[in-house]
RNA sequence: GAUCCUGGCUCAGAAUCAACGCUGGCGGCGUGCCUAAUACAUGCAAGUCGGACGCGAAAGUCCCGCAAGGGGCGAGUAGAGUGGCAAACGGGUGAGUAACGCGUGGGCGACCUACCUUCGAGUGGGGGACAACCUUCCGAAAGGAAGGCUAAUACCGCAUGACAUACCGUGUUUAGAUACACGGACAUCAAAGUCGGGGAUCGCAAGACCUGACGCUUGAAGAGGGGCCCGCGUCCGAUUAGCUAGUUGGUGGGGUAACGGCCCACCAAGGCCCCGAUCGGUAUCCGGCCUGAGAGGGCGGACGGACACACUGGAACUGAGACACGGUCCAGACUCCUACGGGAGGCAGCAGUAGGGAAUUGUUCACAAUGGGCGCAAGCCUGACGACGCAACGCCGCGUGGAGGAUGAAGCCCUUCGGGUCGUAAACUCCUUUCGACCGAGAUGAAUACCUGCCGGCCUAAUACGUCGGCAGGCUGACAGUAUCGAGGGAAGAAGCCCCGGCUAACUCCGUGCCAGCAGCCGCGGUAAUACGGGGGGGGCAAGCGUUGUUCGGAAUUACUGGGCGUAAAGGGCUCGUAGGCGGCCAGCCAAGUCGGACGUGAAAUCCCUCGGCUUAACCGGGGAACUGCGUCCGAUACUGGUUGGCUUGAAGUCGGGAGAGGGAUGCGGAAUUCCAGGUGUAGCGGUGAAAUGCGUAGAUAUCUGGAGGAACACCGGUGGCGAAGGCGGCAUCCUGGACCGAUCUUGACGCUGAGGAGCGAAAGCUAGGGGAGCAAACGGGAUUAGAUACCCCGGUAGUCCUAGCCCUAAACGAUGAAUGCUUGGUGUGGCGGGUUGAUCCCUGCCGUGCCGGAGCUAACGCAUUAAGCAUUCCGCCUGGGGAGUACGGUCGCAAGGCUGAAACUCAAAGGAAUUGACGGGGGCCCGCACAAGCGGUGGAGCAUGUGGUUUAAUUCGACGCAACGCGAAGAACCUUACCUGGGCUUGAACUGUAGUUGACUGUCCGUGGAAACAUGGACUUUCCCUUCGGGGACUGCUGUAGAGGUGCUGCACGGCUGUCGUCAGCUCGUGUCGUGAGAUGUUGGGUUAAGUCCCGCAACGAGCGCAACCCUUGUCCUGUGUUGCUACUUCUUCGGAAGGCACUCUCAGGAGACCGCCAGCGACAAGUUGGAGGAAGGUGGGGACGACGUCAAGUCAUCGUGGCCUUUAUGUCCAGGGCUACACACGUGCUACAAUGGCCGGUACAAAGCGCUGCCAACCCGCGAGGGGGAGCCAAUCGCAAAAAACCGGUCUCAGUUCGGAUUGCAGGCUGCAACCCGCCUGCAUGAAGCUGGAAUCGCUAGUAAUGGCGUAUCAGAACGACGCCGUGAAUACGUUCCCGGGCCUUGUACACACCGCCCGUCACAUCACGAAAGUGGAUUGUACUAGAAGUCUGCAUGCUAACCUUCGGGAGGCAGCGGCCCAAGGUGUGAUCCAUGAUUGGGGUGAAGAGUCGUAACAAGGUAACC
Repeated sequence: GAUCCUGGCUCAGAAUCAACGCUGGCGGCGUGCCUAAUACAUGCAAGUCGGACGCGAAAGUCCCGCAAGGGGCGAGUAGAGUGGCAAACGGGUGAGUAACGCGUGGGCGACCUACCUUCGAGUGGGGGACAACCUUCCGAAAGGAAGGCUAAUACCGCAUGACAUACCGUGUUUAGAUACACGGACAUCAAAGUCGGGGAUCGCAAGACCUGACGCUUGAAGAGGGGCCCGCGUCCGAUUAGCUAGUUGGUGGGGUAACGGCCCACCAAGGCCCCGAUCGGUAUCCGGCCUGAGAGGGCGGACGGACACACUGGAACUGAGACACGGUCCAGACUCCUACGGGAGGCAGCAGUAGGGAAUUGUUCACAAUGGGCGCAAGCCUGACGACGCAACGCCGCGUGGAGGAUGAAGCCCUUCGGGUCGUAAACUCCUUUCGACCGAGAUGAAUACCUGCCGGCCUAAUACGUCGGCAGGCUGACAGUAUCGAGGGAAGAAGCCCCGGCUAACUCCGUGCCAGCAGCCGCGGUAAUACGGGGGGGGCAAGCGUUGUUCGGAAUUACUGGGCGUAAAGGGCUCGUAGGCGGCCAGCCAAGUCGGACGUGAAAUCCCUCGGCUUAACCGGGGAACUGCGUCCGAUACUGGUUGGCUUGAAGUCGGGAGAGGGAUGCGGAAUUCCAGGUGUAGCGGUGAAAUGCGUAGAUAUCUGGAGGAACACCGGUGGCGAAGGCGGCAUCCUGGACCGAUCUUGACGCUGAGGAGCGAAAGCUAGGGGAGCAAACGGGAUUAGAUACCCCGGUAGUCCUAGCCCUAAACGAUGAAUGCUUGGUGUGGCGGGUUGAUCCCUGCCGUGCCGGAGCUAACGCAUUAAGCAUUCCGCCUGGGGAGUACGGUCGCAAGGCUGAAACUCAAAGGAAUUGACGGGGGCCCGCACAAGCGGUGGAGCAUGUGGUUUAAUUCGACGCAACGCGAAGAACCUUACCUGGGCUUGAACUGUAGUUGACUGUCCGUGGAAACAUGGACUUUCCCUUCGGGGACUGCUGUAGAGGUGCUGCACGGCUGUCGUCAGCUCGUGUCGUGAGAUGUUGGGUUAAGUCCCGCAACGAGCGCAACCCUUGUCCUGUGUUGCUACUUCUUCGGAAGGCACUCUCAGGAGACCGCCAGCGACAAGUUGGAGGAAGGUGGGGACGACGUCAAGUCAUCGUGGCCUUUAUGUCCAGGGCUACACACGUGCUACAAUGGCCGGUACAAAGCGCUGCCAACCCGCGAGGGGGAGCCAAUCGCAAAAAACCGGUCUCAGUUCGGAUUGCAGGCUGCAACCCGCCUGCAUGAAGCUGGAAUCGCUAGUAAUGGCGUAUCAGAACGACGCCGUGAAUACGUUCCCGGGCCUUGUACACACCGCCCGUCACAUCACGAAAGUGGAUUGUACUAGAAGUCUGCAUGCUAACCUUCGGGAGGCAGCGGCCCAAGGUGUGAUCCAUGAUUGGGGUGAAGAGUCGUAACAAGGUAACC
């Protein structure tokens, strides 16, 4: 890297009371302060009734009057008041509330109910006031006081009265009587009238009276509404575990509509709680809504039901109903008015304002409809409601045109320059006119209400009245001139937003260059960006589109449906055991669970089905289904449960056995270490990788004898035994626990598990007291090291040991909880038994303990009757990594610390198993001049050459470990040349096209300036082809233009070529097989080879690229060829040679030959190997060419080609000079040496391979020489270069800085070349430096090799010590594979995979972020104690006042005011608790990217001391 798994993160969907960005044609239906229950200006939101009652205007107008004034109408109107009903509904909001608040189902034998309905009875007769009004007074106002008049359906007695209340008795229902029915006696309690009609009788009249309607009183019942009680359900936190004094109950009272500690007195001591009380946090609840396959999860906005609240807190009054949103009182905060004395107010009603906020509308119309209040009614009121308005906020519908139309127009974009695409798209032709705009017509919603008329019924004396029903007609519309319909005209007025790297549908160009930016996750951007920005094109949705927030989904990542825990996160260290959960066999009964049926309920709306209404849909209406729930009754009885009776197999007991390091206590033993004493004995001992510290001549170590003391128990000893785990090992005794086997008998489910709890619990550690031989943290010393607070060594204290007490943790592990049952096998071992009378063996039963393996399981590894298999029961635990087992709190502990145990913040992973590689200071096998064995070098000297560095105007550029450095360069004086300085040119030094122009171009000569290039001037010479004679074409120069040119950049954009691993033996494929898969197998294994070479075996069988062979060369032979080659033989000769000849050598071709073929040994009878024969050659004969898949972003843009970029009077090009040749220095590669195996002198031999016409150059001459002259021959097997040298022979030198060595320098020359100054080579003479064999280190070579000697060639005018070739002379050594280096195969470990030049840890430093502690400080909530005590209910008193009733007339009852008391809100004081914020300082933690601070190297390999707890 790839794989499977685990696991988190992220996305695609749906939804939304949304907001923001860009954009915006129409309509319908909905929705619209989620924040500050913040504060509110202004208007409106609850009144009505004259048919309950009294009073009662004014303006205006008319009349009278001279006027003042009066009167009529207005008008019994407006108006307020008394009175009745309503105002407790409707409307708003969600602060509080975790509660009988809500939901659901019940109960009241413990209750109330105005208006409405039904039924019964009644409505008699009196009385006294108070408002309004009038007068007076106080006050700024709001308001108030006093006096006087008056009515009622207002108020108060009296009468009547029951089935009402209270009492007694009997009966009925019931579990129970206080209920119901009947009976009895005593006492108490009612009322109101108004309006219509009639007109017999009465009355002056009003009226009485009759009748109807509406009221009123009382009783019974109903309907609807409410109150109270109960079962069940209803969020989070245990880092909240105990709470409670009216608390729990009783008795007796009070109070209420009513039960009740609701309240009070007394008595008792109870009540709640791990099935979660109390406390803290959060929150209205539900029908429902969203999501989801469902189960669930989230939400409670609109609509509907319930509750709570109305500025905050408290309180009551009125009333049928309130403790009252638009009522009252008090307190508080706030706002307003004020004459400062005092007053007023409450939008969480509808609009609206300010504020807050990302954010939420008009101070509209109307009561026409629906509904409500009042009223007999007409009607009035109604910000409920109905409408309109604003807002794309949501859902739904419609439109922005349709058809034809190819030169595929123009234009943009792309391009391989051919073209392609936008694209039938447009233009153009034909057609249509929805919606909008304009013009016209114009609804439904409205009627059973009301009025009028008629008909019928009821009532009644009545054809009045009233009422009910029917028919006909009439009245009433906010919306609204709206919906809808029609006409005219014309494609006319109407498209955007997001995205295009993968997930995820959609690709290109330019710009940018880790910048600017993007990003939901992964991640893009560092010069070729499908990811940034723009353009073109494309995709998606569409009046919207995106973004953000939130919810569910995907997520089986909380797993009820539906997960897990050996190694990924996760089994408690172990046992006992409480609660709880679960529980063997048979039978009976019950019927709680369970199942079935019926009934009731589960409001409506919503969802679903169906039908219908708006043109459709959204939306709305009708019907059905459903509402998975709860309750009641009936039934069933298998299972669970309860109960009764029984059973024996689970469990326990009894008896008999044997095994065992099971536990506790006591005693005893020997070996060894150490110490002490003594003897012998002498110089060392000890220790290590090597040493040193240490001990020792004051006698150690060693050795012998004796003694002391402590600790541990060799051998036996064993994946043997015992124990629950921790753990347990000499022997004996005592005490003691458990398991196992065998036997029948006994009990009769007595069992399993086990939250809390209790006990045990290695080592280390702590306390106290002992003990202390050895060992040994800390500590000291010695080493090692860069350092070494380590590893190693010498010492050494706690401790290790015992007793008593704490601690309570471990990788406390089988990383595997306990229990029970079931499920193929094999083989060991411990214990007990059976088959035998017994022993061994064998077979077999039970219990324990191991190994190997089957099914099955598992992600795999693996587990596998001792399960990780198949099942059941119970407990514990897990939910990404880090932060962190940390902080805070609690609790335990003497302490150390333990248990419990978060969050902020941060990351896009962390992790398990297995795979392929790579790597290892892992292992095995093997190879290579890899080491070793040898020979010769380098590194030291001088010089040559290349490089670095330095220098310079420039020292052009490239190459950098091996695999850069005598490399590109097979050759820099100019040229080359790319560099520098200076001087020139600009269509250019070279090239192509095109337009114009010229007729030449070229060549020759002469000038001027100049270093030249170049600039400038002159002279001479001067075109070709075709032709219809008009001209055309070719070529040349010049001018213009499009290109040019560039050794400028990028080898990390490339091609090509090359190096390297490596001539290493490897690298792969097809099919098959195995594996979930990556992959494996083949290619591994046993042999063998130089070789994956071959053989054998094998789930593999084959194949390809490599190896080998085929090619070239060399070695032997044969055949052919025979000059320029050769010359054995023959002849001739001037003796040089020539002519024959082609045998030999040689040349060039073609063949042969070598294959483990033959023999023998070894080996599996194979492959092969060893030896031998033969052979010129023997096991690839030697050498070369040839380089698999790939690696190194290896090298080269400066050989060449080439994308992109850059440059264009210069980065192009020309010229002169300079530079590439510099020189304190460093390195590489070489040459020459240091000498006697040598130097020098003389003489004599023997090559191969090459090269030669601007060339090689012979003979001969000159010169000491380089060389010069000379010119024969040769286009070369013919001639020339050309002398080969080492060697050999002879001579000399004799160990020295030399007769070694030749650097350096001087002088004199030669050659090449336009030119040797910078800067060539050679020669002669002279000079004669360093150097006497080279430190650490390092290189080459295994045979014709190393070493050594010379020769040639390419480049080249000249210039090799280099390179490439050639031949001569010609060794030494290899035991062997331990080690170094490199490589191959197998295996092992791995946290590596840009692969050990890897990965990675911690401190410190810097930046930043969140958190903890902290002297404290500030705030919120709350407990408790004391204080305080408004308003008000209740109660007490009786001081004042006092209409109805009573009275004996004195007064009383009663009332009002007042005062006292209980309770009590705000407030105050003290003391606690909890939470939040903040805090100098301080503590640790997180993060810091591609790619970077410091120090070390801890971990991953045996990680270099195995790692870890």

The RNA shown here (small-subunit ribosomal RNA) has 1509 nucleotides and comes from an uncultured prokaryote.
The coordinates come from a structure-prediction model, not an experiment, and the mean pLDDT is 84.
RNAcentral holds the sequence, with entries from ENA.
Rfam family: Bacterial small subunit ribosomal RNA. Rfam links the family to the GO terms ribosome and structural constituent of ribosome.